[in-house]
Context: one part of a larger RNA
RNA sequence: UUGGGCGUAAAGCGUUCGUAGGCGGUUCGUUAAGUUUGUAGUUAAAUCUGGUCGCUCAACGAUCAACUCGCUGCAAAAACUGGCAAACUAGAGAAUAGCAGAGGCAACUGGAAUUCCGCAUGUAGGGGUAAAAUCCGUUGAUAUGCGGAGGAACACCAAAAGCGAAGGCAGGUUGCUGGGCUAUUUCUGACGCUGAGGAACGAAAGCGUGGGGAGCAAACAGGAUUAGAUACCCUGGUAGUCCACGCCGUAAACGAUGGAUACUCGGUGUAUGAGGGACUCGACCCCCUUAUGUACCCAAGCUAACGCGUUAAGUAUCCCGCCUGGGGAGUACGGUCGCAAGAUUAAAACUC
Numbered sequence: 001u002u003g004g005g006c007g008u009a010a011a012g013c014g015u016u017c018g019u020a021g022g023c024g025g026u027u028c029g030u031u032a033a034g035u036u037u038g039u040a041g042u043u044a045a046a047u048c049u050g051g052u053c054g055c056u057c058a059a060c061g062a063u064c065a066a067c068u069c070g071c072u073g074c075a076a077a078a079a080c081u082g083g084c085a086a087a088c089u090a091g092a093g094a095a096u097a098g099c100a101g102a103g104g105c106a107a108c109u110g111g112a113a114u115u116c117c118g119c120a121u122g123u124a125g126g127g128g129u130a131a132a133a134u135c136c137g138u139u140g141a142u143a144u145g146c147g148g149a150g151g152a153a154c155a156c157c158a159a160a161a162g163c164g165a166a167g168g169c170a171g172g173u174u175g176c177u178g179g180g181c182u183a184u185u186u187c188u189g190a191c192g193c194u195g196a197g198g199a200a201c202g203a204a205a206g207c208g209u210g211g212g213g214a215g216c217a218a219a220c221a222g223g224a225u226u227a228g229a230u231a232c233c234c235u236g237g238u239a240g241u242c243c244a245c246g247c248c249g250u251a252a253a254c255g256a257u258g259g260a261u262a263c264u265c266g267g268u269g270u271a272u273g274a275g276g277g278a279c280u281c282g283a284c285c286c287c288c289u290u291a292u293g294u295a296c297c298c299a300a301g302c303u304a305a306c307g308c309g310u311u312a313a314g315u316a317u318c319c320c321g322c323c324u325g326g327g328g329a330g331u332a333c334g335g336u337c338g339c340a341a342g343a344u345u346a347a348a349a350c351u352c
Stems, first nucleotide, its partner, number of pairs: 003324004007306002012320001014201004021194003025088003029084003033081002035077008049065006091191001092188003095184005103177007110154001115149007125136002162169002206247006215241002220236004258319006266297012301308002325352003334345004
């Protein structure tokens, strides 16, 4: 707990969909719930405030007046909010015509390279390091050539590039499929925004069952280094990494920046469209305008500063989430979820 805040000081849920709720475009009519005005009643006494008075004063007391957030009835107003009814098109959605893209899923497929196997040539080394050694090699290694097997990842193109809600997505082809953008202004007519709970998705690691296993590589073994070396370096090497199905539900899940809408100087790139100009046989390139993205630099403004700056951290509105000194602690207990690992929700004592 009124407030003040959330890029870096504590603080934006990892992301989206969406229930309740909150908020909501323009015009006309109506209603009178909210709202405003008037009036009546009520708002006990004491207390509080003011006047007067009584105890010698005061405290205290008596008396009179005022005050009292509000609540209720009646009457009135109709600007705003709400309800009802009618209409509109600037929000939103649909239609039509196009466009770009590593968006997703599935199947098929390609070449280079590593490793292993076979054959051949060939002989004493190879490998590795700062230097070495462990290690491999005369049962013929390394090197070279040919053939084969198998798994994983896709050089160049490649980009400050593109796509996706986020996580993320990259050899090629085909099939299925999601979203976006532009133009037209044809249709619907506020159908919208946000979103507590909830649901879905969610890197890597990890778990379960069954496959697969080339390379790499936690654990582990050995060799070095060192005072030691449970490391860094080297030689090996198992889970794992890959596939299918099912869990887990976390990350510096980051733009450390929630979503939506409107407004507010410019400049330079780049991606994809649309319109126009110039040129041209016709185009491309080029120039201008415009829309949607994506980057950089800056005016105003903001900021503690750094910096942000039409993709805002500026100016405003709506909705949600979150913070409230450090440690204890994202811990204990309890609940929920999970096969487990654990996740989530989440304190206190004590202490500075």
This is a predicted structure of a 352-nucleotide part of an RNA (small-subunit ribosomal RNA, central domain) from an uncultured bacterium. Rfam family: Bacterial small subunit ribosomal RNA. Its family is annotated with ribosome and structural constituent of ribosome in the Gene Ontology. The coordinates come from a structure-prediction model, not an experiment, and the mean pLDDT is 86. The RNAcentral record of the full RNA draws on Greengenes.